[in-house]
Predicted 3D model of a 328-nucleotide part of an RNA (large-subunit ribosomal RNA, domain IV) from an activated sludge metagenome. The RNAcentral record of the full RNA draws on SILVA. It matches the Rfam family "Bacterial large subunit ribosomal RNA". Rfam links the family to the GO terms ribosome and structural constituent of ribosome.
Context: one part of a larger RNA
RNA sequence: CUAUGCUUAAGGAACUCUGCAAAACAGCGGUCGUAACUUCGGGAUAAGACCUGCCUGGAGAGUAAUUUACUCUUCAGGCCGCAGCUAACGAGCCCAGGCGACUGUUUACCAAAAACACAGCUCUCUGCAAACACGUAAGUGGAAGUAUAGGGGGUGAUGCCUGCCCAGUGCCAGAAGAUUACGGGGAGGGGUGCAAGCUCUGAACUUAAGUCCUGGUGAACGGCGGCCGUAACUAUAACGGUCCUAAGGUAGCGAAAUUCCUUGUCGGGUAAGUUCCGACCCGCACGAAUGGCGUAACGAUGGCCACACUGUCUCCUCCAGAGACUCA
Numbered sequence: 001c002u003a004u005g006c007u008u009a010a011g012g013a014a015c016u017c018u019g020c021a022a023a024a025c026a027g028c029g030g031u032c033g034u035a036a037c038u039u040c041g042g043g044a045u046a047a048g049a050c051c052u053g054c055c056u057g058g059a060g061a062g063u064a065a066u067u068u069a070c071u072c073u074u075c076a077g078g079c080c081g082c083a084g085c086u087a088a089c090g091a092g093c094c095c096a097g098g099c100g101a102c103u104g105u106u107u108a109c110c111a112a113a114a115a116c117a118c119a120g121c122u123c124u125c126u127g128c129a130a131a132c133a134c135g136u137a138a139g140u141g142g143a144a145g146u147a148u149a150g151g152g153g154g155u156g157a158u159g160c161c162u163g164c165c166c167a168g169u170g171c172c173a174g175a176a177g178a179u180u181a182c183g184g185g186g187a188g189g190g191g192u193g194c195a196a197g198c199u200c201u202g203a204a205c206u207u208a209a210g211u212c213c214u215g216g217u218g219a220a221c222g223g224c225g226g227c228c229g230u231a232a233c234u235a236u237a238a239c240g241g242u243c244c245u246a247a248g249g250u251a252g253c254g255a256a257a258u259u260c261c262u263u264g265u266c267g268g269g270u271a272a273g274u275u276c277c278g279a280c281c282c283g284c285a286c287g288a289a290u291g292g293c294g295u296a297a298c299g300a301u302g303g304c305c306a307c308a309c310u311g312u313c314u315c316c317u318c319c320a321g322a323g324a325c326u327c328a
Base pairs, nucleotide, nucleotide: 001323002322004320005319010314011313014312019309027052029051030050031049032048037042039157053079054078055077056076057075058074059073060072061071062070063069064068080084092307098301099299100298104116105115120155121154122153123152124151125150126149132141133140134139158294159293160292161291163224164223165222168221169220170217171216172215173214174213177212178211179210183206184205188201189200190199191198192197225243226242227241228240229239252286253283264280265279266278267277268276
């Protein structure tokens, strides 16, 4: 030096991407005590405080019983130590926010998550020989089920909600009309033949779904504007004009897991804060089941702050047994 274990004055996160690692906390022991918030169940062992050994004596209760023995509770006095859950084992905790409701599932061998699933919500198909799926078929699953059932798509507990657009695309409906294949039809025409005939071609008319057409439909795929002017300081524009559109983004939220400019500006926390928290709104490029905004509980989840604690660090040091090194 490497790895493991252990110790360290003063300081105590100054280390660092990050308190990573270590330290610390520690008894489903007792007594007391316990906040915001809340879906009233929780949160909660919240947090926090004190006690804890042994000896002597008293009181009470219980079990088995015959005196007595054992166990538990409680009171008083005393003894020892730095320390009485004396060893070992054995949770650190608090504050405010992001995401996901939750318990679960996952990249066997670099990812456990905010991804998947989920209960709940919703759309759509399906009347039973069901839809759908497998199979060439017979047949089978669905289901020994029957719309409170089954298949498919989306969203994702719960609370408050879920705006406008049907022009495009999709889907659904529509006894008219237009177009449209095979088929039906057979006017007429060609070849051949003396002819009967044989053969080829073939107009009108008739004829399905589809398409056109007419409507509907967004928890279907999706979409949700621009310019100019205007108030008695200035600024801004409730207001007006104009162009375009199928319709011009409603509620709520907003420098956000989304903000380029940007370390936006203001406030908070720090002596000092590109992170964090609260606001503002100029949203490059949020926005309502590709769900919007909140939310108790939960999380080996990402970011931030504090207390406690420490060799993480200032700045290293002591010790132990291994390896490394030398010789064989």